[in-house]
């Protein structure tokens, strides 16, 4: 300087060739249980889907720039 691949909850991920409510596990908080604490069990809390713009009736998802992160070549 080229190419690729990524980006969703505090954290690690899922999301089915665009479909009408955005999820899971751990974390955190209440509660059950227990002499009591971990384990375990019920329950809540938690997102502007990384930003912008296009397509589309309709975008987490297609495109396009861009940002930040990873790998490759030079």
């Nucleotide at each position: 300087g080229g190419g690729c691949c990524u980006a969703u909850a505090g954290c690690u991920c899922a999301g089915u060739u665009g479909g009408u409510u955005a999820g899971a596990g751990c974390a955190g908080c209440c509660g059950g249980c227990u002499c009591a604490u971990a384990a375990c069990c019920g329950g809540c809390c938690g997102g502007u889907c990384c930003u912008u713009g296009g397509u589309u009736c309709g975008a987490g998802c297609c495109c396009a720039a861009g940002u930040g992160g990873g790998c490759c070549c030079a």
A computed fold for a 74-nucleotide RNA from Schwartzia sp. (in: firmicutes), annotated as transfer RNA.
The coordinates come from a structure-prediction model, not an experiment, and the mean pLDDT is 81.
Its Rfam family is "tRNA". Rfam classes the family as a transfer RNA.